Notes
The part of an RNA shown here (small-subunit ribosomal RNA, central domain) has 350 nucleotides and comes from Epimenia babai. Taxonomically the source falls in Epimenia (Eukaryota, Eumetazoa, Aplacophora, Cavibelonia). The prediction has a mean pLDDT of 86. RNAcentral holds the full RNA, with entries from SILVA. Rfam family: Bacterial small subunit ribosomal RNA. Its family is annotated with ribosome and structural constituent of ribosome in the Gene Ontology.
Context: one part of a larger RNA
RNA sequence: UUGGGCGUAAAGGGUUCGUAGGGGGUUGGUUAAGUCGGAUGUGAAAGCCCGUAGCUCAACUACGGAAAGCCAUUCGAUACUGGCUGACUAGAGGAUCGGAGAGGAGAGCGGAAUUCCUGGUGUAGCGGUGGAAUGCGUAGAUAUCAGGAGGAACGCCAACGGCGAAGGCAGCUCUCUGGACGAUACCUGACCCUGAGGAACGAAAGCUAGGGGAGCAAACAGGAUUAGAUACCCUGGUAGUCCUAGCUGUAAACGUUGUACACUCGGUGUAGGGGGAGUUAGUCCCCUCUGUGCCUAAGCUAACGCGAUAAGUGUACCGCCUGGGGAGUACGGCGGCAACGCUAAAACUC
Numbered sequence: 001u002u003g004g005g006c007g008u009a010a011a012g013g014g015u016u017c018g019u020a021g022g023g024g025g026u027u028g029g030u031u032a033a034g035u036c037g038g039a040u041g042u043g044a045a046a047g048c049c050c051g052u053a054g055c056u057c058a059a060c061u062a063c064g065g066a067a068a069g070c071c072a073u074u075c076g077a078u079a080c081u082g083g084c085u086g087a088c089u090a091g092a093g094g095a096u097c098g099g100a101g102a103g104g105a106g107a108g109c110g111g112a113a114u115u116c117c118u119g120g121u122g123u124a125g126c127g128g129u130g131g132a133a134u135g136c137g138u139a140g141a142u143a144u145c146a147g148g149a150g151g152a153a154c155g156c157c158a159a160c161g162g163c164g165a166a167g168g169c170a171g172c173u174c175u176c177u178g179g180a181c182g183a184u185a186c187c188u189g190a191c192c193c194u195g196a197g198g199a200a201c202g203a204a205a206g207c208u209a210g211g212g213g214a215g216c217a218a219a220c221a222g223g224a225u226u227a228g229a230u231a232c233c234c235u236g237g238u239a240g241u242c243c244u245a246g247c248u249g250u251a252a253a254c255g256u257u258g259u260a261c262a263c264u265c266g267g268u269g270u271a272g273g274g275g276g277a278g279u280u281a282g283u284c285c286c287c288u289c290u291g292u293g294c295c296u297a298a299g300c301u302a303a304c305g306c307g308a309u310a311a312g313u314g315u316a317c318c319g320c321c322u323g324g325g326g327a328g329u330a331c332g333g334c335g336g337c338a339a340c341g342c343u344a345a346a347a348c349u350c
Base pairs, nucleotide, nucleotide: 003322004321005320006319007304008303012318014201015200016199017198021194022193023192025088026087027086028085029084030083031082033081034080035077036076037075038074039073040072041071049065050064051063052062053061054060091191092188093187094186095184096183097182098181103177104176105175106174107173108172109171110154115149116148117147118146119145120144121143125136126135162169163168206247207246208245209244210243211242215241216240220236221235222234223233258317259316260315261314262313263312266295267294268293269292270291271290272289273288274287275286276285299306300305323350324349325348332343333342334341335340
C1' cells in the first nucleotide's frame, strides 16, 4: 500500500463557517469526454505460455504459433456518469402569521448575606479543634440594636426543565441583536451535502496595561499533628478571583460516540407549537411536528451495552489509528511578550 478499524481495547479534529476538491433530486433534448464494441496500425529481439524438433534424457537450443496490455487513427453504440440546453418541486431557501427560551451585547435598578467604619446597650471572654494552640479581646471584643461604606454572587422559583455550534448561559427592567420551532403551501427552482488548506469563536489557569478588591484563596507566615510533615486540620494572608482593552488557544474542550440525508416493532415521562372530538368552562382523550429523558423489538457488539437522539441498515465527504516504552519528547519550522502552543522523529529497549 491493499485491508481492517475509531463509545470503553490504538484511533472523531474543542466548535462552527467556508476555499479548492469529492459527492449530488425528478424529467426531456443534444453532445459523445468517460464507458462499451468493430476495423487498421503499433505493440523490436530474447523471455513467459502452447506445439513440433535437435543434442542418448533433462537443463539448454532451434522453428512455428498464441497471448498480453497500452497507445494512435477511424467507424459505431448511448443505458449509466460528465458537458451544454429546457422543464419540474418532494431537497434547500424565501415570504406571511404565531408562540417559547438562563442565546448574545450594552445600560440601569433591587433585596438577603459576609466584611469594614461610626454610634448605642453590655461584660469577660470570643474564636477554633478529634483535642488544642497560634489569633482576637478590659485601649471594651464576641453578642445585640441603629446608621453608613464597599465589592462580589444572585436563595426560593428550579426540573430528569430551557437556550446556544461548541466553550457556555440564571435576581429584575429597558434598548439593540442571533438562532431554532409551529402553521399556511404564496414565491424561487437543485440554489444542496461534505470540506484538505484558511478564518472566526473557544472553560479555567496564565500574561500586558489601567482600575477595583467584600468574601474566598495558590505562594508565604505562624499554630498543631508527626519519627519527620516543605501535607491533610487551625489562625492569618499576597497574587488571583471582579471590570475595561489586548494576548494566550489549551482541558476528562466527554455523549470519551465527526457532519449531512434516508430507512427500520413498540411503551412511558417531559418542554414548545399545531389540529380534532367533547364540555358552560376545565380536567381529560385522539392525531401530528420539533426538542429532551427512561425502558425495550429486530439488528449490532468481544462483552459491557447501543437500540428512530443507534453503537441497527445504507449513501456522501472529512479527521484519525496501526505493539509498549523512548515521546506528544528531541531537532527544525511556524505562532506567542513570556509561560508555552502547533507540527513531529530516531537511536535504544521490552